Predicted 3D model of a 596-nucleotide part of an RNA (large-subunit ribosomal RNA, domain I) from Sphaerimonospora mesophila NBRC 14179 = JCM 3151.
Context: one part of a larger RNA
RNA sequence: GGCACACGGUGGAUGCCUUGGCAUCAGGAGCCGAUGAAGGACGUGGGAGGCUGCGUUAAGCCUCGGGGAGUCGCCAACCAGACGUUGAUCCGGGGAUGUCCGAAUGGGGAAACCUAGCACCAGUCAUGUGGUGUUGCCGCCGUCUGAAUGUAUAGGGCGGUUGGUGGUGACGCGGGGAAGUGAAACAUCUCAGUACCCGUAGGAGAAGAAAACAAUUGUGAUUCCGUGAGUAGUGGUGAGCGAAAGCGGAGGAGGCUAAACCGUGCGCGUGUGAUAGCCGGCGGGUGUUGCGUGUGCGGGGUUGUGGGAGCCUCUGGGGGAGACCGCCGUCUCCUCAGGCAGUGAUAAAUCGGUGUGGUAGUCGAACGUUCUGGGAUGGGCGGCCGGAGACCGUGAGAGCCGGGUAGGCGAAAUCAUGCCGACUGUUGGGGGUUGUCCCGAGUAGCACGGGGCUCGAGGAAUCCUGUGUGAAUCUGCCAGGACCACCUGGUAAGCCUAAAUACUUCCUGAUGACCGAUAGUGGACGAGUACCGUGAGGGAAAGGUGAAAAGCGCCCCGGUGAGGGGUUGUGAAAUAGUACCUGAAACCGUGUGCCU
Numbered sequence: 001g002g003c004a005c006a007c008g009g010u011g012g013a014u015g016c017c018u019u020g021g022c023a024u025c026a027g028g029a030g031c032c033g034a035u036g037a038a039g040g041a042c043g044u045g046g047g048a049g050g051c052u053g054c055g056u057u058a059a060g061c062c063u064c065g066g067g068g069a070g071u072c073g074c075c076a077a078c079c080a081g082a083c084g085u086u087g088a089u090c091c092g093g094g095g096a097u098g099u100c101c102g103a104a105u106g107g108g109g110a111a112a113c114c115u116a117g118c119a120c121c122a123g124u125c126a127u128g129u130g131g132u133g134u135u136g137c138c139g140c141c142g143u144c145u146g147a148a149u150g151u152a153u154a155g156g157g158c159g160g161u162u163g164g165u166g167g168u169g170a171c172g173c174g175g176g177g178a179a180g181u182g183a184a185a186c187a188u189c190u191c192a193g194u195a196c197c198c199g200u201a202g203g204a205g206a207a208g209a210a211a212a213c214a215a216u217u218g219u220g221a222u223u224c225c226g227u228g229a230g231u232a233g234u235g236g237u238g239a240g241c242g243a244a245a246g247c248g249g250a251g252g253a254g255g256c257u258a259a260a261c262c263g264u265g266c267g268c269g270u271g272u273g274a275u276a277g278c279c280g281g282c283g284g285g286u287g288u289u290g291c292g293u294g295u296g297c298g299g300g301g302u303u304g305u306g307g308g309a310g311c312c313u314c315u316g317g318g319g320g321a322g323a324c325c326g327c328c329g330u331c332u333c334c335u336c337a338g339g340c341a342g343u344g345a346u347a348a349a350u351c352g353g354u355g356u357g358g359u360a361g362u363c364g365a366a367c368g369u370u371c372u373g374g375g376a377u378g379g380g381c382g383g384c385c386g387g388a389g390a391c392c393g394u395g396a397g398a399g400c401c402g403g404g405u406a407g408g409c410g411a412a413a414u415c416a417u418g419c420c421g422a423c424u425g426u427u428g429g430g431g432g433u434u435g436u437c438c439c440g441a442g443u444a445g446c447a448c449g450g451g452g453c454u455c456g457a458g459g460a461a462u463c464c465u466g467u468g469u470g471a472a473u474c475u476g477c478c479a480g481g482a483c484c485a486c487c488u489g490g491u492a493a494g495c496c497u498a499a500a501u502a503c504u505u506c507c508u509g510a511u512g513a514c515c516g517a518u519a520g521u522g523g524a525c526g527a528g529u530a531c532c533g534u535g536a537g538g539g540a541a542a543g544g545u546g547a548a549a550a551g552c553g554c555c556c557c558g559g560u561g562a563g564g565g566g567u568u569g570u571g572a573a574a575u576a577g578u579a580c581c582u583g584a585a586a587c588c589g590u591g592u593g594c595c596u
Base pairs, nucleotide, nucleotide: 001595002594003593004592005591006590007589008588009587015581016544017543020515021514022512023511024510025509026508027507028506029504030503031167032166039101040100041099042055043054044053046079047078049075050074051073061095062094063093064092065091066090070083071082072081106115107114108113116135117134118133119132120131121130122129136165137164138163139161140160141159142158143157144156145155171202172200173199174198175197176196182189186236212219213218223250224249225248226247227246233241234240254496255495256494257440261299262298263297264296265295266294267293268292269291270290276289277286278285279329280328281327282326283325284324304474306439307438308437309436310433311432312431313430314429315428317336318335319334320333321332322331323330338427339426340425341424342423350422351421352420353419354418355417356416357415358414359413361409362408363407367382368381369380370379371378383400384399385389391403392402393401445469446468447467448466449465450464451463455481476491477490478489479488480487531538532537551580553567554566555565556564557563
C1' cells in the first nucleotide's frame, strides 16, 4: 500500500408522515369606487422584532343576539398588571372611529411629503399657531353677460349637481390587427379575425319580435344544445376551409314610438274694418281671437287576412264642470264605481303581513372486564346502539372515550327570495268606407372601391359601406342566389325587452386508480421573501425530538468560552439530546486477519 471482516465518522438517499398544493363537481355570490375604492406607507401592545388585527376612540369603541368559564391573537415562553356568573374572552348582525398616499380632486410634488385661499371656532396683549368645513377637471341644468357683426352665436361669469373619472380573475360587445406555421419550397390561400393593443358594459353580455324562411304544403322574435354534416358548397379545385333550411330538445313574452289628425305655448309671414273666426241650428254678442309655416308639449296612433287618420253609423253605470249668452242637440274634460295592469322591457316609489333560505348556534344513541405493553384503540371473554359502521383526534387498528356523523331544532338585527294586501297607473266599445291624408330620405336603389357570408369575382344574389349619383307612399316598396314574367312571403331606412347561454377573482361543501418536501403552486417554513438587475424584470433554498419538555442536576478539561468527558437523572427508547424519526452510497478513519 492492497483485499476482507468488524466498529465508527461524515452525508442526507430511502421508508413512513403532512400543516400545503393540484384537478373536478355542486350550491351561493357576482361587481367595488368622490359617503374616497383596489392597493399601500406610517403608526398602534407595559416589555426588541416578524405575522395578524386595528387607526390618534388604533390586537380595539357602542349596541343587539349567540355562548357559558375562563381570558388578555400567532411565532412564544417569561415578568409585570388586569378582566370575568352584575356573564368576560370568543362567534354573528348593525353602527362609530378610520392618520397619510393612491382616480386623488385647493396648488405643487422625487407616492405616503411641501404649501395655500375662504368661512367658523380655539388660543395669544397682538402676530405667529392649532382645529373643523370647503375650494380639481369634464358633462348636464338654471341664470347673468356677451365679440368679429345689426339680430344672434361662439366665448365668459355665477349658482346647482348622490352624473363621470379609478380598480377588477375569466366570460361579453365594438375599433384596430400580426408572424412563426401548413401548403413537405412559395406569392393567392392557411395559421386567423387567432395572439396582442385600445374602447366599453353587466352579473351576465350580445341578439331579438320578420322588408325572415319555405316552396304550392307550411313555419311564425332571439339565444343555446343535439342532428342535419364533414353533407351542400368553396378552394394555386392544392393545403385546407365549411354552412343553412328542416327535425328533436332547453327556454318562452312581448312592448313603446315617428307620421296623418286635434288642442295648446312660442317665433315668422300674411290678412281686415266688418269679411274670416268664435261646436251645430235660430236670435244676439264679440272684433284678429283667423289663415299659412316652423318648432316644443299634450292627446291620437303602431299595422301586412294591410293598418291608421278623417268621414258615416250602432251602443255606452252614477255625479260634476266647460265649449261668448238664451233654448234644443252634440262634443270634450274631471271625479266615483267597475274592469284591466304593475315595480322584470311595457311609468315609478314606499310600507305592512306571512313563508322559505343565508349570515352566530344548539340537541344528538350505545362498554365493561382481563392479558400483553411505557401507553390499549390490539388479543381473550361477555354486552350494547344504529334514521348515526363518513371522517378526525385521543400514549398502537376505537360504531359505543372526545369532536362529530344520521336526523331534528334555532335569530334581536340584517340580506335574498316567493305570496297576499296597502299603494300606484290606466280605461269607452263595435261596424262600414267609393274618393281624401299618413305609414321613418341624402334613405332604398345604381356606379366605382373594399369588407363580411360555405361563396378566393365567379352567372354572385342577400348583408355592411368609403366616393358619387339618387327614388317611390299601398295602383307603393323589398325578398324568394344574375336578370325578366307570374306566383308566394314580407312591410326597411326609430327604440326597448326576462329566460334558456358563457365565465369564476371570491364564499361554502364535496370528491379523487392526483402529489407527498428535487414531488405538488414559484411559495407546506416571516415567499413573490432573501438575493440579482439602472429598469422592465428575474427569482431561490429551507418540513419531521418525544405520547408528554419530562429539553439533562452535579463534577472535570477548557478562555468564569465553544465543545466535550465522567457519574447520576428523565424517558419505552438518548446511537430519540434540540447539528434531534429512519439514517443508504460516495468519502474519511480505527481494530483484526491475509498478501506484497
Rfam family: Bacterial large subunit ribosomal RNA. NCBI's taxonomy places the organism under Bacteria, Actinomycetota, Streptosporangiales, Sphaerimonospora, Sphaerimonospora mesophila. Its mean pLDDT, the model's own confidence on a scale to 100, is 82.